A computed fold for a 359-nucleotide RNA from a Mariprofundaceae bacterium, annotated as Bacterial RNase P class A. Lineage of the source: Bacteria > Pseudomonadati > Pseudomonadota > Candidatius Mariprofundia > Mariprofundaceae. The RNAcentral record of the sequence draws on ENA. The prediction has a mean pLDDT of 77.
RNA sequence: GGAGCGGUCCGGAUGGUCGCGGUAUCGGCAACGGUAUCGAGGAAAGUCCGGGCUGCGCUGGGUAAGGAUGCCGGAUAACGUCCGGCGGGGGUGACCCCGGGAAAGUGCCACAGAGAGCAGACCGCCCUGCUAUUGCAGGGUAAGGGUGAAAGGGUGCGGUAAGAGCGCACCGCCUGAACCGGCAACGGAUCAGGGCAUGGUAAACCCCAUCCGCAGCAAGGCCAAAUAGGGAAGCAAUAGGCGUGGCCCGCGCUGCUUCCGGGUAGGCUGCUUGAGGGCGUCGGCAACGGCGUUCCCAGAUGAAUGACCGUCAAAGGCUUCGGCCUGAACAGAACCCGGCUUACAGGACCGCUCCGCUU
Repeated sequence: GGAGCGGUCCGGAUGGUCGCGGUAUCGGCAACGGUAUCGAGGAAAGUCCGGGCUGCGCUGGGUAAGGAUGCCGGAUAACGUCCGGCGGGGGUGACCCCGGGAAAGUGCCACAGAGAGCAGACCGCCCUGCUAUUGCAGGGUAAGGGUGAAAGGGUGCGGUAAGAGCGCACCGCCUGAACCGGCAACGGAUCAGGGCAUGGUAAACCCCAUCCGCAGCAAGGCCAAAUAGGGAAGCAAUAGGCGUGGCCCGCGCUGCUUCCGGGUAGGCUGCUUGAGGGCGUCGGCAACGGCGUUCCCAGAUGAAUGACCGUCAAAGGCUUCGGCCUGAACAGAACCCGGCUUACAGGACCGCUCCGCUU
C1' cells in the first nucleotide's frame, strides 16, 4: 500500500421567530393566559419468541390430544436469547455455518441413467458356440468408461478366463469391553470381534426427552347524562284520553309522583419509578451478578414532539485554485420490559488476518 474478518459508536451543532403536548406554579368564577421545565428510536418497525401485569378457568396426582424446543455446561424473571466449550463442515487465515434419533417401523428420492435401495449391467472386459481378429447368440464380471447431488470403503500385492474384500497387508469404518483425562458433550490410548452388513431425507410421518391452561391495556377497575326499557313504594281511577267508525254500542291502547338497580355516550384510572439509566468497585474467561453513589429521562387519545430563516460542520462533487454547490438515510412511541429479525444516506473508532513493497 492492497484485500479482508470481527466488534463498538454517531446518525448533525447552534441562534432567532411562530406553533403543539405533559407537569408544576401564579392570575382568573370559568374559558383561558403568564412563567419554569420536560417532550421519539437504534431500530419506536415486523408482532416472531420470552416475561411482568390483568381477568377468566383449574386448584392434588396421572394419562391422552395439540404445540414448541432439541450436542454439553452455565447466565437469566424467562426464552427458540446470550456466554463458554464439544463435534462436523467451509476458508491460506482472521473467522463463519450447522447440531437428539435414519442398525424401531412406514413413506419419498425429481431430471438424467441399464440400475436409486429386496441394488444394477448401457458401453467395455472375458469365456463358449455358430466356417469367425471385425458379425450374431448365450453366459460370466463389476476393475475401466458413461449418468447423477448420491452408484454400497481406499492403496497395493496375490488371485482369475476376465474380475471382485474373493484372500492378504496397511489405512479407514462399525460393534463390544475395560482404562485414562474432563462436571459433561467429548477426547486419548488398548484389546477383542466384523470384510463393511449401516446411502440421503425427521422444516415427511414417527420415536425419545424437556416445557406449555386461555385471553389480552379495546386486559381490568371506578364515576355516570339524555332518551327508551325494568323493578319497588305512594297517589289517582273503572272515570277520562287516544285509535277504529257518520254516530252509539263494542273492541284495542293508555296514568301521575318519588326512589332503586343494570347498560350506552362521556369522564377518571390502569399510565409510567422500572428485572430503570450513568459512574465506580469487587467476583467471574465470559454471558452476568453483588455492593456503593448519583440521576428522573414522552405519556398523547381525530392522537403533541413541528415549520421557516441565519451561522457553522463531518463528508462528497465541480473548479479557471479565487471559490461554488450539495450537506441527505431508514423511519416515527401508545401498558411495560428482555431478545430475535428486517430497513438504514453518510461518518468515526478498536482489535485481528492474508498478500506485496521498503528498512
Its Rfam family is "Bacterial RNase P class A". The family's RNA type in Rfam is ribozyme. It is recorded under the gene name rnpB.